[in-house]
RNA sequence: AUAUUCAAAGGGCAAGUACAUGGAAACGUGUACACGCAAAGUCACAGAGCUUCUAAAUCGUCUGAUCACGGUCUAAUGCUGGCUGGGCUGCAAUA
Numbered sequence: 001a002u003a004u005u006c007a008a009a010g011g012g013c014a015a016g017u018a019c020a021u022g023g024a025a026a027c028g029u030g031u032a033c034a035c036g037c038a039a040a041g042u043c044a045c046a047g048a049g050c051u052u053c054u055a056a057a058u059c060g061u062c063u064g065a066u067c068a069c070g071g072u073c074u075a076a077u078g079c080u081g082g083c084u085g086g087g088c089u090g091c092a093a094u095a
Base pairs, nucleotide, nucleotide: 002095003094004093005092012037013036016033017032018031019030020029021028022027035082041088042087043086045085046084047083048080049079050078054075055074057072058071059070060069061068
């Protein structure tokens, strides 16, 4: 430096739930427990998935008409790194 992870040692992270909190939401953050994880360290570049404040279209309600309200559908600039790939970095042991 590269590859591997059967076992070991020192350790590490923390699903989900509960409480609090930010957010329109997905989801994030903190605390407790511990589902699991050899990168479950880190980065939204590519794919995939999730959400839709907002916007276009459309339907309905009310109205003389507009406005307003509700539904459907499409769209991320949002989110997910513990969905996959990839980049960068890393402990131990063995070869």